[in-house]
């Protein structure tokens, strides 16, 4: 002392990469600001610099005397008569500009250009050296000379500055002596570390000295020792590129001069050919280094601001002088740019010192005060200098402290936002209000220490120049820190942020606009994601954004990563360096461990104390400083080295097995083809054809020939080989492997960067060969096209020999060894034992295979042939795309191969499994889904919806099935939503308030296209008499009103998949998990029906079944139903009577696979059959699961929001929904003899009826008209039932079919039939002789056909909704379409195949 999240999916696990959360900065911006301490402050242009200042001191070296002071002298002036002033000499005294002269300017400050360096850091070494000042010792200082600068005269010049007479002085300079511990030569002695050091003896040689004084002294010369600084060597460690592989002639190395303080190729001359480099030479880029700082758990990884240490630099680049010391920041010379100044001849000049200007930039401060202290230089010393330093000034740039008030206070005030709104919720004890305190503010006083220092006067004491005491002098900061009084909440709070990561939500604007964003991602009218408010978080004098670094990231893995399938095993073999390497034993101790010494600077971190009120901060101690060297110990382990072993590996012997390899010979079959025979009309080839070949004789068939290539059958998840490959038989060379044996060697062994070699198929040279295949090419044919698949020719190639290439999904997508780690079965090669031996059982070794445990693995899956559990070596990989692409370089004839980037983009791409959708994938199963059958649609003409198109306006809605005789069960006005044109504006409705009137409804006149509008008669109810109550009228507002808009804001309701059989829970169990099981599976069913099995066991909506209705029976009941029997009759159930029977209603019963046979698993079930009105859910109806289509409906209704408000409402008249070139869809009547059409004349069910149905009569050809029995209907009526049967005509034609259009004349409803109704008679008589591709309906009382009702409705169906007559074919079947099931595969789809996606063109 280690924290995660968010993002790749429908969900899921795993890779894998983006991104946040944190912590720091020498920062910037942006809003904001009250105070103080203690840091810090140009990261860019080593860019140019105005100004002023940053190094001088020393008169106790010297000559002087320019200026100040004092003195003297002289003159003068004042007079106060010994003083001032004012002037000239005077170095005389203090000093002292300039100048000789000494010492210092080489230290202190600055910056990081340049350097990849012995440059920096550690550690070491000099026996290869130097050191002024500053200490200790020794010895010394003796004569003597000549200069020069100031200065004086002068002379050039614009200036800087420079000359040239003439004098002078020293602690400036030079001579002489003298001296050796300095140097050189001989000898001797002693030590060492290889060159050598040291001691001594003798000679030689060169070289010293400066004075001033206060008389105490400083100061000088040489030599030796010490301190300090410094100089060179040297081990070790110091960034990136190999798409930099070779680099070097002073270059290695030697001799010899020379140089240097000192060794050195430092430099010369000879002589030798080295010398670095894969442990990365050179090159190139980049870059001061280190303590240390940030960051991390740590191991790292970044950094090099402030503060130390080193080192480079001083405008660029070069050079030396001076000196102890430099090749010198405020020194010189010289070249260069650049700036000034100039009289155009010349000349000055260096802020990367402190301040400060411009530039430049997002971005960094004052031309301050002062030497008091602290350090520096000079001086004896007082003292001078000192932008070093101490201070102050500006910046919230940082860190740290403090404030902005503290109690108490509920009418929970006003406002404010919200809402479910006469009120609640919250802003909130929050504010007023009351008490209290004063840090900080304003004002006024007081006010220590930095000085224990230095100096200066004086005294003490010795060891005589040093200790101590006395007293006296000196504060820039600053009258600050502090401190006490008075006053008075007074003088003081912002900033982000509120989808999720990630604390904290609500309104109201906006409408993929504006805009926001770290990442996912928000915003297309209901946005907790913009913008703006209320309210919350959250940090605080700051508070976010940006950049930047470390962390999170175990996402470069040494701690701590992987390479079958996610990125990732080199095709494959031999081997070089390296790297690791079996057993036993001696030795060393290099690695490796102890211990102990030195060094590891100081500060910094860290730990205990101490100082500032507290802290930031500063001290004073430990501790650490993981590091380096040196000594001593220890030897298990690795290393080196000596001896030995055999178990790894080689070898030998004695088998064995094989498509191993090279090189030669041999063989049949087969296919093409020449040549002859036989033999005729077609062959081939395909889904179907064509093109080809064939009467000049093909194919076919026989003969014998000539050539190429590849080698059935065996044959086998059989065998060999390193891989790639390797197959007829022979022979010759020759490689490997295995078994048995254990006689040789004795670690020789394993891997292997780079190297070599070998590497399939295509290709590419150069010479042969060519039969069959065949790119390319032709041709035919698919086809929309078909530069493809298919078909008929065909050339490179294929095949040999040489030589090239060097790559593949070269794959077990699995490096190469070695060891261990349950089993079981098969197969090949070899052996060994046992037995009853054509053989059989067992076991050991090696190959090759399948199933399986542990273990592993994200899962698939792997498992003795590892993907296990360890070891050793190489290779290799870090988000997709760009890209295996560009550039460079290798190599290759060429194609090309190796090596291999970056801009720029994106938030994922990726890999298991999983549910589902799909599949022109498979299994099974159903369905009028197809077949099999009948009718039909599509042509005709009329209807009737849609679209278009038109129009003022043809409201509107519905679009595959599942919109289109749909909404609409009925547009002449109304309906009516549309259009025109005239009107109203609290309204045609509904609530509230004020006035006014008695009504209002109905009548009457006028006026109008009507609506509206004007007038007239006539006219309320109750009552305590106040007024109420209804009602009209007129006003004002709130409101009403809206078939406007949104069906993707909704409720409701409905279609559809589909009356399909299937959709789901509990609990359990299995999977990490998404999810599986259960539901699958074996029979069966209409059915997830039912049975049996099973890790499932159970249960829920659904299925069935309970409900209606038909079909048989009984019972009850008997009218307006019915009539067997009995009676009457005007022959009608009409009456009397009856309820038997039909019939109606009510309750019942009947079918349940209950019985039998077969069949099956003895089960469910399925076949046959008995009985029975009905048999295996009897027939039809209702009954619609979890869901799916953002399906339809906002115009049936309801409803959120938006919109209209003298109109988008409202009233009215008139048009219009009915338009017509045209598509379409749904009917309907046809085209005719199974028929028209005229006669005769039968048999129904179900309904409706009072603003109704309407007999029966009269009239009309008729439609219907008059009248009005009779029925609120099992009563009466509508009502005639028609197809059908019987009798006649028609005779196959646009007809006695067919009825369209139109004419005339009418009937009916209606306020009103022109636009725009239905119907009737007469008359016209159109298309149209069964319908093209294609498409629709039925499986039984079904289809076809017939008619009949009924809703809507004044009237207006060929639609629809029901009713019943007459009444068929046909279903082998499950192979195809289409529709669903259920299990099963595949898959990059999940918005699910109308999905996904690729390439090409265009446009922006």
């Nucleotide at each position: 002392u280690u924290a995660g999240a968010g993002u790749u999916u429908g969900a899921u696990c795993c890779u894998g990469g983006c991104u946040c959360a944190g912590g720091a900065u020498g920062a910037a911006c942006g809003c904001u600001a009250g105070c103080g301490g203690c840091a810090g402050g140009c990261u860019u242009a080593a860019c140019a610099c105005a100004u002023g200042c940053a190094a001088g001191u020393c008169g106790a070296g010297g000559g002087g005397c320019a200026g100040c002071g004092a003195g003297a002298u002289c003159a003068g002036u004042g007079c106060u008569u010994g003083c001032a002033c004012u002037g000239a000499u005077u170095g005389u005294c203090g000093g002292c500009g300039a100048c000789c002269g000494g010492c210092g300017c080489a230290c202190g400050g600055g910056u990081g250009c340049g350097u990849a360096a012995c440059g920096c850091g550690u550690a070491u070494g000099c026996a290869a050296c130097c050191u002024a000042c500053c200490c200790a010792u020794u010895a010394c200082a003796g004569g003597g000379g000549g200069a020069u600068a100031a200065c004086a005269c002068u002379g050039a010049g614009a200036a800087a500055u420079c000359g040239g007479u003439a004098c002078u002085a020293a602690u400036a300079c030079c001579c002489c002596g003298u001296a050796a511990c300095a140097u050189c030569c001989a000898g001797g002695g002693a030590g060492g570390c290889a060159u050598c050091u040291u001691c001594u003896u003798g000679g030689g040689u060169u070289g010293a000295a400066a004075a001033c004084u206060c008389c105490g002294g400083u100061g000088g010369u040489a030599a030796u020792g010490g301190a300090u600084g410094g100089g060179c060597a040297u081990g070790c460690g110091u960034u990136g590129u190999a798409u930099u592989a070779g680099u070097u002639a002073g270059u290695u190395g030697g001799u010899g001069g020379g140089g240097u303080a000192a060794c050195g190729g430092c430099u010369c001359a000879c002589c030798a050919a080295g010398a670095c480099a894969a442990c990365g030479a050179u090159a190139c880029a980049u870059a001061g280094g280190g303590g240390g700082a940030c960051u991390g758990a740590g191991a790292g990884g970044u950094u090099a601001a402030c503060c130390c240490c080193c080192c480079a630099c001083a405008u660029u680049g070069g050079u030396a002088c001076u000196g102890a010391g430099a090749c010198a920041c405020g020194g010189a010379c010289c070249a260069a740019a650049c700036u000034c100044c100039u009289a155009c001849g010349g000349g000055a000049g260096g802020c990367a010192g402190c301040a400060g200007u411009g530039a430049g930039g997002a971005a960094u401060a004052u031309u301050g005060g002062u030497c008091a202290a602290u350090g520096g230089a000079c001086g004896c010393a007082a003292g001078u200098c000192u932008g070093a330093a101490c201070c102050a000034g500006c910046c919230a740039u940082g860190c740290c402290g403090c404030g902005u008030g503290c109690a108490g206070g509920a009418a929970g005030a006003c406002g404010g936002c919200u809402c479910u709104a006469u009120g609640a919720g919250u802003u909130g004890u929050a504010a007023a209000c009351u008490g209290c305190u004063u840090u900080u503010g304003u004002a006024c006083g007081a006010g220590g220490g930095u000085a224990a220092a230095c100096g200066c006067a004086g005294a003490u004491a010795c060891g005589c120049g040093u200790a101590u005491c006395u007293g006296u002098c000196u504060g820039a900061a600053a009258g600050u820190a502090u401190c006490g009084u008075a006053c008075g909440a007074a003088u003081a709070a912002g900033g982000a942020u509120c989808g999720g990561c990630u604390a904290a939500c609500u309104c109201c604007g906006u409408g993929c606009c504006a805009g926001c964003a770290g990442c996912c991602g928000c915003g297309g009218u209901a946005a907790u994601a913009c913008g703006g408010a209320g309210g919350a978080u959250u940090c605080a004098a700051g508070c976010g954004u940006u950049a930047u670094c470390c962390g999170g990231a175990u996402u470069u893995a040494u701690u701590g990563g992987g390479u079958u399938u996610a990125a990732a095993g080199g095709g494959u073999g031999c081997g070089u360096a390296g790297g690791c390497g079996g057993u036993c034993g001696g030795a060393u101790a290099a690695g490796u461990u102890a211990g102990a010494g030195g060094u590891g600077a100081a500060a910094u971190c860290c730990c205990g104390g101490g100082g500032c009120u507290c802290a930031a901060c500063u001290u004073c101690g430990g501790a650490a400083u993981u590091g380096c060297c040196u000594c001593u110990g220890a030897u298990a382990c690795u290393g080196u080295u000596c001896g030995g072993c055999u178990a790894g590996a080689g070898a030998g012997u004695a088998g064995u097995u094989g498509c191993g390899g090279u090189a030669g010979g041999c063989g049949g079959a087969a296919u093409g083809u020449a040549u002859a025979g036989u033999g005729u009309a077609g062959c081939g080839g395909u889904g179907a054809a064509a093109u080809g070949c064939g009467u000049a004789g093909a194919u076919a068939u026989u003969a014998g020939g000539a050539g190429g290539a590849a080698c059935a059958c065996c044959a086998g998840u059989g065998g060999c080989g390193a891989a790639g490959g390797c197959g007829g038989c022979u022979u010759a060379c020759u490689g490997g492997a295995c078994u048995g044996u254990a006689a040789c060697u004795g670690a020789c062994a394993c891997u292997g960067a780079g190297g070599c070699a070998c590497g399939a198929a295509a290709g590419c040279g150069u010479g042969g060969g060519g039969a069959g295949c065949a790119a390319a090419c032709a041709g035919g044919a698919u086809u929309a096209g078909a530069u493809a698949c298919c078909c008929u020719g065909g050339u490179a190639g294929u095949c040999c020999a040489c030589g090239c290439c060097g790559u593949a999904a070269a794959c077990g997508a699995u490096g190469a060894a070695u060891a261990c780690u349950a089993g079981g079965u098969g197969u090949c090669g070899g052996g060994g034992u046992c037995c009853a031996c054509a053989g059989g059982a067992u076991c050991c070794c090696g190959g090759u295979g399948c199933c399986g445990c542990a273990g592993c693995a994200a899962a698939c899956g792997c498992a003795u042939u590892a993907a296990g559990u360890a070891u050793u070596c190489c290779a290799c990989c870090u988000g997709g795309g760009g890209a295996g692409u560009a550039c460079g370089u290798u190599c290759g004839c060429a194609a090309g191969a190796a090596u291999g980037a970056a801009a720029c983009u994106c938030a994922a791409a990726g890999g298991g499994a999983u549910u589902g959708a799909c599949g022109g994938g498979g299994a099974c199963c159903c369905g009028c889904a197809c077949a099999a059958g009948c009718g039909g649609u599509g042509g005709a003409g009329c209807a009737u919806g849609u679209g278009g198109u038109u129009u003022a306006a043809u409201u509107u809605g519905a679009a595959g099935c599942a919109a289109c005789g749909c909404g609409g069960a009925g547009a002449a006005c109304c309906u009516u939503a549309c259009c025109a044109a005239g009107c109203c504006u609290u309204g045609a409705c509904a609530u509230c308030c004020u006035c006014c009137u008695g009504a209002c409804g109905g009548c009457c006149c006028c006026u109008u296209a009507g609506c509206c509008g004007g007038g007239g008669a006539g006219u309320c109810c109750c009552u305590u008499c106040g007024g109420g109550g209804c009602a009209g009228g007129a006003g004002a507002g709130a409101c009403a009103g809206g078939u406007g808009g949104u069906g993707c804001a909704u409720g409701g309701u409905u279609g559809u998949c589909g009356u399909c059989a299937g959709c789901u829970c509990g609990u359990g169990u299995c999977g990490u998990g998404a999810g599986a099981u259960g539901u699958u599976g074996g029979g069966u069913u209409a059915a997830g029906u039912c049975c049996c099995g099973c890790a499932a066991c159970g249960a829920g909506c659904g299925c069935a079944a309970c409900c209606c209705u038909u079909a048989u029976c009984c019972u009850c009941a008997g009218u307006a139903g019915c009539c067997a029997g009995c009676g009457g009759u005007c022959c009608g159930g009409c009456c009397g009577g009856g309820c038997a029977c039909u019939c109606u209603g009510u309750g019942g019963a009947g079918a349940c696979u209950g019985c039998c046979g077969g069949a099956g698993a003895u089960a469910a079930u399925c076949c046959g059959g008995a009985g029975g009105a009905a048999g295996g859910u009897g027939g039809g109806g209702a009954u619609g699961a979890c869901g799916u289509c953002a399906a339809a409906u906002c115009a049936u209704c309801a409803u959120g929001c938006c919109c209209u408000u003298u109109a988008u409402g409202g009233c009215u008249u008139g048009g219009g929904c009915u338009a017509c070139a045209c598509a379409c869809g749904u009917g309907c009547u046809a085209c005719a003899a199974u028929g028209g059409c005229g006669g005769u004349a039968a048999c129904a069910a179900a309904g409706u009826g009072a603003a109704g149905c309407a007999g029966c009569c009269u009239c009309g050809c008729g439609a219907g008209a008059g009248u009005g029995a009779g029925c609120c209907a099992a009563c009466c009526a509508c009502a005639a039932a028609a197809a059908a049967a019987c009798c006649g005509u028609c005779c196959c034609a646009g007809u006695u079919c067919g009825g369209a259009u139109u004419g005339u004349a009418g009937u009916c409803c209606g306020c009103a039939a022109c636009c725009c109704g239905a119907c009737u008679a007469c008359a016209u008589g159109a298309a149209g002789c069964u319908g093209g591709a294609a498409u629709c309906g039925c499986u039984a009382g079904u289809a076809a056909u017939c008619g009949c009702a009924g809703a809507u409705c004044a009237g207006a169906a060929u639609g629809c909704u029901g009713c019943g007559g007459u009444g068929a074919a046909u279903a082998c079947g499950u192979u195809c379409c289409c529709g669903g099931g259920u299990c099963u595969u595949g898959c990059a789809c999940u918005c699910a195949c109308c999905g996904c996606c690729c390439g090409u063109c265009a446009a922006g």